[in-house]
RNA sequence: CGAAUCCGCGCGGGAGAGUUCCCAGCCCAGAGCUGGGGCGCCGAAGGAGCAAGUCCCUCCCUUGAAUCUCUCAGGCCCCGUUACCGCGCGGGCGAG
Numbered sequence: 001c002g003a004a005u006c007c008g009c010g011c012g013g014g015a016g017a018g019u020u021c022c023c024a025g026c027c028c029a030g031a032g033c034u035g036g037g038g039c040g041c042c043g044a045a046g047g048a049g050c051a052a053g054u055c056c057c058u059c060c061c062u063u064g065a066a067u068c069u070c071u072c073a074g075g076c077c078c079c080g081u082u083a084c085c086g087c088g089c090g091g092g093c094g095a096g
Stems, first nucleotide, its partner, number of pairs: 001096001006091008018039001020038007040076003046072001047070003053063001
């Protein structure tokens, strides 16, 4: 001087699934909006589960990832910091 990995911030990209039924309120009515309930559905906030392998060396146990699985939570008009990816900045670590 200083890569990768890790953390934070900014910008950009980025899905899925009924705005379906009932009740109440707002509204002159309608549409639309808000809240509650029923059934159906989605998985890419979060959370949970596990394979090979690893540990032991007999086994069990330990450890063990997700975009997989579950759907507790969350979500299913619009919207959206959504996982993830790209660019930039800062911090830490410090291969070379």
Predicted 3D model of a 96-nucleotide RNA (Glycine riboswitch aptamer) from Streptomyces sp. Act143. Its Rfam family is "Glycine riboswitch aptamer". Rfam links the family to the GO term glycine biosynthetic process. The sequence is in RNAcentral, with records from Rfam.